A computed fold for a 1453-nucleotide RNA from an uncultured prokaryote, annotated as small-subunit ribosomal RNA.

[in-house]
C1' cells in the first nucleotide's frame, strides 16, 4: 500500500466481497510446562446451607455452669473455675468497605467557576471550662397471655443513660439596652500542701474521656457557564406554570410549599412527546481527523424483592435497620408469624457461554478498645478454565546401499529423504532424592539509657539499644545430585484474490462456497490419499467493532448525459458583503499563571535468569479559568466617500400584460334559383348522403372559432407563454446624458404569488375539430392503425387543480480569462445619402484556442478560473409505493419509509453482428429466354413402419443414384444356430516333432477322430546343438467396425475463387481501439491511380503451371499420301510436302491510332492479327465461421469387454411395405414411331485379358482361336443425321410397366435375391396444382461412345466427342455477398434480447371482521403507613407553684 467482481473488450460511476488489528468471547479438532492477568455480556430470575459488623468490664448494675480440691450432719457447704461465659443499660461503629447497572437524556456525568446562601462525628491547633443537685428505666424478681414470634401488669436498682439549677465567652438574637446559653466521669500513681498521722482521701498528679467557642484539614450540600444520543411520519408545550410580595420549611438559596397579585415562561440555535442509554478517566481501531465502545482497574451517580414513607444520627430517607402496601416463598395449634445473596462460596433456571459451599488474618487496609486483643468472604493466598498475553521444551552432531514401505511415473525414474535405521553426544522441562529463602515491619514483655510532665528519684508519655516472640502461601521459589532421548505436535489451507499440486473415487449426484464461482466421465474448486504451504500448544470457524471505505468527503466527494438544480419569481429570518480614517478589543494572536486525580499511552532508567508483569522519573493530557500585552484581519460603535445599487431627463425597439370595439378570407348550416344522377371515401372498398332532387353552380342569410402572406438561427417576457387591426390602461428591459441619494447590496430555509395541457364546479356558447361511443373495413382476432358519423371537451365569465421530457435534462448573483463570423435594438465617426468604419453598449446564434471533462462535449450566453447563498444526491429493485400528516369537491398532489431480494444496476465511447435503416456495387440473384422437376409407371436413396435382424454413419442450403468405383455366398459390421479360448494373424519362453503329404468316417460347415508316405540342411568335442516350419503347454499379451468426432491428429464440406484478412514501425486516443484498409476516380479484383499521418510488408487477387485455339523448328513408325509405281485395301515400294504424333520455341503487351478522363489510372472505338483487352477451360481455396462431417479408411488419449462386445462356420438379413419425400432414366408421340439403305467422331480399355475371320442359333449366345502387353491386333456397330417407304392423331404401328412360357451367360450356388434373349401379355400415362430447379456459347437442349468398380450385375458416377439454339431492356423487387454510413437495451450476437397475464409451491411485507397484552396521559372513585397543622379528649416522675394547678411531654381518635 491494495485486490476480486458489471463488459466481447475499454474508461468512468457505483455497490458488494477479501487481505489487517482487536475481543470478558463461544463452537470444532488437538493439547507438554511455567509466570502474569482475566472469568454470568443472558433472568435487576428464584434461592437450600455456611460465613460477610462488631467491639468496649479503663462507662454501669447484675452474674452462672461443667470440672476440680477440701470439709460434711450426706441435705449440702467453701475455695478454685471467675468477677469468666451468656444476656441487659450505655458509648462508638453499623452512612465505610463489598455488589450490581434496573432506572436516569438529567446539573446525572465531564470540565471550569460560585457559595456574602451552607453543614461537618472521629483527627489537628488554639482559648476557656469540667461546680452543685434530682427523678427514673432495663437487666433482675414476681404474676400473666401466646403454638410460636413475642408480649402485658406489679416490684427493686446503677451509670460517661435522663433532667433541672449555677456559671460563661471573641457564642446566638437584637440598632442597642438587654435576653438566651453547656459539661461526666474513668484508670494508674503519689504524699509537697490539708485531715486523721497506719496509710489513705476530700488533696495533688499523669493519661484517657466530657463541655463551649475559634481556626485548620479532610468530607459533603446547593447554584451557574460550556460539553454530553436518535427520530420532525413528535410543532407547538406550560397554570405552581413564569415573575413579585408576605408567610412557612431547610444546615442552606429557591414555587421547595402556601395566600394574594400580575400574565407570563419555553420553542425551528428543535420546546413538548416518543425510543434507546448509567457517565467519565480510558479501551479498540485509524497516518491523522474521526468511528465504535464504557468488562477487569480508578473517579462520580443510581439501586438493594417491587412501590411508598419517615425515624435515629455529624452523616441515611439506610444492601445484611424500622413502618405500610404488593407479589412470591416458608412455619403454624389456622388465631397468627418469618424472609429478602445486584456481599463470598454455592444451588436451580435461562443460555452458545463464565470457576471452590478452599486456607489465613502472616502482610496491606478498616471498626472498636488506653492497650493486649477481638472482628474483617475488604484483602493476602491457594483451587478450576489454553480465556488472553509472555516465556520454554518436545533434542543436537554425524549418517546414502539414497534401505523397506507409501505415493507417482513418459516404466527410465522421481518423491517422502539425512528423514529413518545406525554411531557419538547433551540434559532445559517433567520425574526422584537432599538442602532451602526473601516477604517480619510494628506491637508486647524484660533489661539498660535519654527527654517531657510533676512537689517527686513514683506512675506515666515520647524515644534509643539489646534480648525474646509472630508466615496462610509452603517445604513454595531457588540450588545441588541421579537416571534416561527416554514422557511431550497439532490444526487449517493448497482455482483466483492468497503462500502451497498430483493421483484415485464421484458424474449438475453427493457436495463445496468469503466474493467471483466449481460439479453434467479425464474436477489442481466435491470426498480420500501422497506431497506441499502457513501458523504452532495451539489452529480453524462463528459473532461483534474499527480499518481498507475519499462509500457522508472539516481534513477529503459530487449534481448537462452515471444518483443528484426546486417549473418560475418575490421576499421575513439567517448567511455573505465596496472604499478611507481614527477608536474598541468580542473573535484572533502572544506571554505568564491555576487547573487538567491516580492508573493507562509515549520516552528514559530499574527489579523478577529474559519477556509478559511490576517499580521510579520525565513528558504528555491538543481542554477550561484568570492576568498582562498586540491591533493586521473579522466583528462592534462613529465619521467620510462614490466605483456597487437606486432615482431623474431625453429617446427609440418589441406577438410583454389587461380591457373595449372593428375587419376580411375560409369551413358549416339554412333559404331561393339553375340543373340531373350520382356524390363521398379508400391501397381497394363499404358504412354514409342522394330522384322526398344530393353533389356541382349562383345569390342571400345566420353563427362560432382561428387570424394565410409578412414570418426570419427574428422580437418580448421570471417561467408557463405571446402573432389580424384600432383605441384606452399598464409592467419591464435598453441607449445617451448632466444631476441626486450614499452600500440603501447579493442570496434566501419556512412563507407568498404566477404557473402548458388535461381534469373539476356554476352559468353561457357550440362553426370546425374531436377522447368516449356507434357503424363500415382490415385481420386468425383487431376493444387499433384506415373510413363514415359523433358526445364530453376545445371557446367565454367566475372559481378550483398545481402537475409535464415545466429541458439548455445546465439554480442565483458578481468578477476575471485568445479570437472569427452572422443577426436584432441603440450610440459614436466620416458622409448629401445608400453604404462603410468602430479597442461603444445590450441581446440572440454558429465555429473555435487555452483550460476543463470518464468520454461525448463545453468553451466571454462555460460544463474554464475564483467568491457568495440556496436546493439536491449516496448501489439496483421494492417505490416516489405503504402507513401517518397537510392540501383538494374529486381526480389526485406534497411529504415519505421498511421487511424482503439481487451482485450488480448505470454513463460514455470501441469492435462486431443485426435492422420489414440509408448510399454504392456484384452474382443465372431477379428480369428476358430455353429445357425441366412437382402428375404417370419404373430405377435408386431416405424417412416411417415392420422384423429374430431389417448393421452403422450422413439430416436446411452444405443428408437423401451420399460413405457404397457395383450386399446371391464372401463382402458383413446385423440376426439365429453350432463351435474355440494365448486365441484367425504378432513377439517372447518351455517341451516334442524335420518340413511336407495320402486316404477314410461323422457333420450344414467350422471341426473332430483315425490313417499312408517321408527323414532333409548347417555345426559338432559325436554326447548333442542350431535354423526354418508344425504341434502341445505356460503367462506376459493379442483382439474389438465396442463408446466418446463435445478429448484429438489427419482428411473433407461450406460461406467462396467472395475480395478480403493481417502485421511492423510511426502517429492519434487515459483506454478498448483507430489510422494504414477511409476519401475522388477505376477494376473481375484491397486491380491500379490521385489525395491523405502515415510509410512499408505479409497471406489472398493477378501472374508463374496444365489443356486448348495459330504458326515455326526437330522427329517420321505402328501414323500420313501431293507427285511416281503397285494393290481388293496406304496393301507394298518410295517419300516425310501435308494431316497427325510430341518435344522445343514464337505469339497478345492496352504495344499502335482517335476520342473521353485530372497531361493519371482507366474507359469507348479502330487498325493489324489465328486470337484483343484476365482469348476459352482447368488446377490453385487467404484469416476464419459452422464444438459442420468422419473414432466404420487410417492414426490416437481416456473408458469398457476378455470361455466374450474377441474368433470360426452354416443359414438368414441389409432386397421387408398401408405410406411420405429426394434424385434419375423412360414416356405421353408426327421436329415422331417403324422398316430398308447409307455418311461422319473423339477419348479410352485389353493377358486368369481383348478376342478377329469363319461357322451354328430368330436372339442372348455357342464353337473357333488368327492377331495383340497394342498410333500395328481387338473391343468397335458410333448415334442423332441423310435418302426412300409406311403409319395420320387413336390410349394408336405411341408408351412400355406387369405377368406367363421358353432360354443364354457368369458363378460351389441365381429360391429368398443377378443380368440378358425370344415368344406372348400390353398397365399408368394425352405435357402435369401450389410450388420449384438448371443454363449466357460451342453453353442450354439433343445424340451416341468409352472407362473405373467388377466372376456376373449400371437408368448411377467419371470421361469423350457429334448436331447445335434463344435471350439479357435493365437493377425497382426476391436470394446471397462486398464496401461506407447510421441506430441498438444484441455479443450464445435477431433462431438475439425481453414484457405482462395465468397455473402451482414457498418466503417476506401491507390490508383485514376482530381479539389480546404493555406503556403513558387525562378524568373519576377508594385508600395504607407516614409527615405537617389544628380542635376536643385521656394519661402524665424530674422544673415552677399561691399546692388549686401550671409549663412541658406522651397517647388515641
Nucleotide at each position: 500500500a491494495g485486490a476480486g467482481u458489471u463488459u466481447g473488450a475499454u474508461c468512468c460511476u457505483g455497490g458488494c466481497u477479501c487481505a489487517g488489528a482487536a475481543c470478558g468471547a463461544a463452537c470444532g479438532c488437538u493439547g507438554a510446562u511455567g509466570g502474569c492477568a482475566u472469568g454470568c455480556c443472558u433472568a435487576a430470575u428464584a434461592c437450600a446451607u455456611g460465613c460477610a459488623a462488631g467491639u468496649c468490664g479503663a462507662a454501669c448494675g447484675a452474674g452462672a455452669a461443667a470440672g476440680u480440691a477440701c470439709c460434711u450432719u450426706c441435705g449440702g457447704g467453701u475455695g478454685c473455675g471467675a468477677g469468666u461465659a451468656c444476656a441487659g443499660u450505655g458509648g462508638c461503629g453499623c452512612a465505610c468497605g463489598g455488589g450490581u447497572g434496573a432506572g436516569u437524556a438529567a446539573c446525572g456525568c465531564g470540565u471550569g467557576g460560585g457559595u456574602a446562601a451552607c453543614c461537618u462525628g472521629c483527627c489537628u491547633a488554639g482559648u476557656g471550662g469540667c461546680g452543685g443537685g434530682g427523678g427514673a428505666c432495663a437487666a433482675c424478681c414476681u404474676c400473666g397471655g401466646g403454638a410460636a414470634a413475642c408480649u402485658g401488669g406489679g416490684g427493686c436498682u446503677a451509670a460517661u443513660a435522663c433532667c433541672g439549677c449555677a456559671u460563661a465567652a471573641g457564642c446566638u438574637a437584637g440598632u442597642a439596652a438587654u435576653a438566651g446559653g453547656a459539661a461526666a466521669g474513668g484508670u494508674g500513681g503519689c504524699c509537697u500542701c490539708u485531715a486523721c498521722u497506719u496509710g489513705u482521701a476530700a488533696g495533688c498528679u499523669a493519661c484517657c474521656a466530657c463541655c463551649a467557642c475559634u481556626a485548620g484539614a479532610g468530607g459533603g450540600g446547593c447554584c451557574c457557564g460550556c460539553g454530553u444520543a436518535g427520530c420532525a411520519u413528535u410543532a407547538g408545550c406550560u397554570u405552581g406554570u413564569u415573575g413579585g410580595u408576605g408567610g412557612g420549611g431547610u444546615a442552606a438559596u429557591g414555587g421547595c410549599c402556601u395566600a394574594c397579585c400580575a400574565a407570563g415562561g419555553c420553542a425551528a440555535c428543535g420546546a413538548u412527546a416518543c425510543u434507546u442509554a448509567g457517565c467519565u478517566g480510558g479501551u479498540c481501531u485509524g497516518a491523522g481527523a474521526g468511528g465504535a465502545u464504557g468488562a477487569u482497574c480508578a473517579g462520580c451517580c443510581a439501586c438493594a424483592c417491587u412501590g411508598g414513607a419517615a425515624c435515629u444520627g455529624a452523616g441515611a430517607c439506610a444492601c445484611g435497620g424500622u413502618c405500610c402496601a404488593g407479589a412470591c416463598u416458608c412455619c403454624u395449634a389456622c388465631g397468627g408469624g418469618a424472609g429478602g445473596c445486584a456481599g463470598c462460596a454455592g444451588u436451580a433456571g435461562g443460555g452458545a457461554a463464565u470457576a471452590u459451599u478452599g486456607c489465613g488474618c502472616a502482610a496491606u487496609g478498616g471498626g472498636g478498645g488506653a492497650a493486649a486483643c477481638c472482628c474483617u468472604g475488604a484483602c493476602g493466598c491457594a483451587g478450576c478454565a489454553a480465556u488472553g498475553c509472555c516465556a520454554u521444551g518436545u533434542g543436537a552432531g554425524g549418517g546414502a546401499g539414497g534401505a523397506a514401505g507409501g505415493c507417482u511415473u513418459u516404466c527410465g525414474g522421481g518423491u517422502c529423504g539425512u528423514a529413518a535405521a545406525c554411531c557419538u553426544c547433551u540434559g532445559u522441562c517433567a520425574g526422584a532424592u537432599a538442602g532451602g529463602a526473601a516477604g517480619a515491619a510494628c506491637g508486647g514483655c524484660a533489661u539498660a539509657g535519654a527527654g517531657g510532665g510533676u512537689a517527686a528519684u513514683a506512675u506515666u508519655c515520647u524515644u534509643u539499644a539489646u534480648g525474646u516472640u509472630u508466615g496462610a502461601c509452603g517445604g513454595u521459589a531457588c540450588u545441588a545430585u541421579c537416571a534416561a532421548a527416554g514422557g511431550a505436535a497439532g490444526c487449517a489451507c493448497c482455482g483466483g484474490c492468497u503462500a502451497a499440486c498430483u493421483c484415485c473415487g464421484u458424474g449438475c449426484c453427493a457436495g463445496c462456497a468469503g466474493c467471483c464461482g466449481c460439479g453434467g466421465u479425464a474436477a489442481u474448486a466435491c470426498g480420500g490419499a501422497g506431497g506441499g504451504u502457513g501458523c504452532g500448544a495451539g489452529c480453524g470457524u462463528u459473532a461483534u467493532u474499527c480499518g481498507g471505505a475519499u462509500u457522508u468527503a472539516u481534513u477529503g466527494g459530487g449534481c448537462g448525459u452515471a444518483a443528484a438544480g426546486c417549473g418560475u419569481g418575490c421576499g421575513c429570518a439567517g448567511g455573505c458583503g465596496g472604499a478611507u480614517u481614527a477608536g474598541u478589543a468580542a473573535g484572533u494572536c502572544a506571554g505568564a499563571u491555576g487547573u487538567g486525580a491516580a492508573a493507562u499511552c509515549u520516552c528514559g532508567g530499574g527489579g523478577c535468569u529474559c519477556a509478559a508483569c511490576c517499580c521510579c522519573g520525565a513528558a504528555a493530557c491538543u481542554g477550561c479559568g484568570u492576568c498582562u500585552g498586540a491591533a493586521a484581519c473579522u466583528g462592534c460603535a462613529a465619521a467620510u466617500c462614490u466605483a456597487g445599487a437606486a432615482u431623474c431627463u431625453u429617446g427609440g425597439a418589441g406577438a410583454g400584460g389587461g380591457a373595449u370595439g372593428g375587419g376580411g378570407a375560409a369551413u358549416u348550416u339554412c333559404u331561393c334559383a339553375u340543373g340531373u344522377a350520382g356524390g363521398g371515401g379508400u391501397a381497394a372498398a363499404a358504412u354514409c348522403c342522394g330522384u322526398a332532387g344530393a353533389g356541382a353552380u349562383g345569390a342571400g342569410a345566420a353563427g362560432g372559432a382561428a387570424c394565410a402572406c409578412c414570418u426570419g438561427a427574428g422580437g418580448c417576457g421570471a417561467a408557463g407563454g405571446c402573432g389580424c387591426u384600432a383605441u384606452c390602461c399598464u409592467g419591464g428591459a435598453c441607449a445617451a446624458g448632466u444631476a441626486u441619494u450614499g452600500a440603501c447590496g447579493c442570496u434566501g430555509a419556512g412563507g407568498c404569488g404566477c404557473g402548458a395541457a388535461a381534469g373539476c364546479g356554476u352559468g353561457g356558447g357550440g362553426a370546425g375539430c374531436a377522447a368516449a361511443c356507434a357503424g363500415g373495413a382490415u385481420u386468425a382476432g383487431a376493444u387499433a392503425c384506415c373510413c363514415u358519423g359523433g358526445u364530453a371537451g376545445u371557446c367565454c365569465a367566475c372559481g378550483c387543480c398545481g402537475u409535464a421530457a415545466a429541458c439548455g435534462a445546465u439554480g442565483u448573483g458578481c468578477a476575471c480569462u485568445a479570437g472569427a463570423u452572422u443577426u436584432g435594438g441603440g450610440g459614436g465617426g466620416u458622409u448629401u445619402g445608400a453604404c462603410c468604419c468602430u479597442u461603444u453598449c445590450c441581446g440572440a446564434g454558429u465555429c473555435g484556442c487555452a483550460g476543463c471533462u470518464a468520454a461525448c462535449g463545453c468553451a466571454u450566453u462555460a460544463a474554464g478560473u475564483g467568491c457568495u447563498c440556496c436546493g439536491c444526491c449516496u448501489g439496483g429493485g421494492g417505490a416516489g409505493u405503504a402507513c401517518g400528516g397537510u392540501c383538494g369537491c374529486a381526480a389526485g398532489a406534497c411529504u415519505a419509509a421498511a421487511a424482503c431480494u439481487c451482485a450488480a444496476a448505470g454513463g460514455a465511447a470501441u469492435u462486431g453482428a443485426c435492422g420489414g435503416g440509408g448510399g454504392c456495387c456484384c452474382g443465372c440473384a431477379c428480369a428476358a429466354g430455353c429445357g425441366g422437376u412437382g402428375g404417370a409407371g419404373u430405377a435408386u436413396g431416405u424417412g416411417g413402419u415392420u422384423u429374430a435382424a431389417u448393421u452403422c454413419g450422413a439430416u436446411g442450403c452444405a443428408a437423401c443414384g451420399c460413405g457404397a468405383a457395383g450386399a446371391a455366398c464372401c463382402u458383413u459390421a446385423c440376426c439365429u444356430a453350432g463351435a474355440c479360448u494365448u486365441g484367425a494373424a504378432a513377439u517372447c519362453c518351455u517341451g516334442a516333432g524335420a518340413a511336407c503329404u495320402u486316404u477314410u468316417u461323422a457333420g450344414a460347415a467350422a471341426u473332430a477322430a483315425a490313417u499312408c508316405g517321408g527323414u532333409g540342411u548347417c555345426c559338432u568335442u559325436c554326447g548333442g546343438g542350431a535354423a526354418a516350419c508344425u504341434c502341445a503347454g505356460u503367462g506376459a499379451c493379442a483382439g474389438g467396425u465396442g463408446c466418446u468426432g463435445c478429448a484429438u491428429g489427419g482428411c473433407u464440406g461450406u460461406c467462396g475463387u467472395c475480395a478480403g484478412c493481417u502485421c511492423g514501425u510511426g502517429u492519434u486516443g487515459u483506454g478498448a481501439a483507430a489510422u494504414g484498409u477511409u476519401g475522388g476516380g477505376u477494376u473481375a479484383a484491397g486491380u491500379c491511380u490521385c489525395g491523405c499521418a502515415a510509410c512499408g510488408a505479409g497471406c489472398g487477387c493477378a501472374a508463374c503451371c496444365c489443356c486448348u485455339a495459330u504458326c515455326g523448328u526437330c522427329u517420321g513408325u505402328u501414323g500420313c499420301c501431293a507427285g511416281c509405281a503397285u494393290u481388293a485395301a496406304g496393301u507394298u515400294g518410295g517419300g516425310c510436302a501435308c494431316u497427325c504424333u510430341g518435344a522445343c520455341g514464337a505469339g497478345a503487351c492496352u504495344g499502335c491510332c482517335c476520342g473521353g478522363g485530372u497531361u493519371a489510372a482507366c474507359c469507348g472505338g479502330g487498325a493489324g492479327g489465328a486470337a484483343g483487352g484476365u482469348g476459352g477451360g482447368g488446377a490453385u481455396g487467404a484469416c476464419g465461421u459452422c464444438a459442420a462431417g468422419u473414432c466404420c479408411u487410417c492414426a490416437u488419449g481416456g473408458c469398457c469387454c476378455u470361455u466374450a462386445u474377441g474368433u470360426c462356420u452354416a443359414g438368414g438379413g441389409c432386397u421387408a411395405c398401408a405410406c411420405a419425400c429426394g434424385u434419375a432414366a423412360u414416356a405421353c408421340a408426327a421436329u415422331g414411331g417403324u422398316a430398308c439403305a447409307u455418311a461422319c467422331a473423339g477419348a479410352g480399355g485389353g493377358a486368369a485379358g481383348c478376342g478377329a475371320a469363319c461357322u451354328c442359333g430368330c436372339g442372348a449366345g455357342g464353337g473357333g482361336g488368327a492377331g495383340c502387353a497394342a498410333a500395328u491386333c481387338u473391343c468397335a456397330a458410333a448415334a442423332a443425321g441423310u435418302g426412300u417407304a409406311u403409319c395420320u392423331c387413336a390410349g394408336u404401328c405411341c408408351g412400355g410397366a406387369u405377368u406367363g412360357g421358353a432360354g443364354u451367360c457368369u458363378g460351389c450356388a441365381a429360391c429368398u435375391c443377378g443380368a440378358c434373349u425370344c415368344c406372348a401379355u400390353g398397365a399408368a400415362g394425352u405435357u402435369g396444382g401450389a410450388a420449384u430447379c438448371g443454363c449466357u456459347a460451342g453453353u442450354a437442349a439433343u445424340c451416341g461412345u468409352g472407362g473405373a468398380u467388377c466372376a456376373g450385375c449400371a437408368u448411377g458416377c467419371c470421361a469423350c466427342g457429334g448436331u447445335g439454339a434463344a435471350u439479357a431492356c435493365g437493377u425497382u423487387c426476391c436470394c446471397g455477398g462486398g464496401c461506407c454510413u447510421u441506430g441498438u437495451a444484441c455479443a450464445c450476437a435477431c433462431c438475439g434480447c425481453c414484457c405482462g397475464u395465468c397455473a402451482c409451491a414457498c418466503c417476506a411485507u401491507g390490508g383485514g371482521a376482530g381479539u389480546u397484552g404493555u406503556u403513558u396521559u387525562c378524568a373519576u372513585u377508594u385508600u395504607a403507613a407516614g409527615a405537617c397543622g389544628u380542635g376536643a379528649c385521656u394519661c402524665u416522675a424530674a422544673c415552677c407553684u399561691u399546692c388549686g394547678g401550671g409549663a412541658g411531654g406522651a397517647g388515641a381518635c

The RNAcentral record of the sequence draws on ENA. Rfam family: Bacterial small subunit ribosomal RNA. Gene Ontology terms of the family: ribosome and structural constituent of ribosome. The coordinates come from a structure-prediction model, not an experiment, and the mean pLDDT is 84.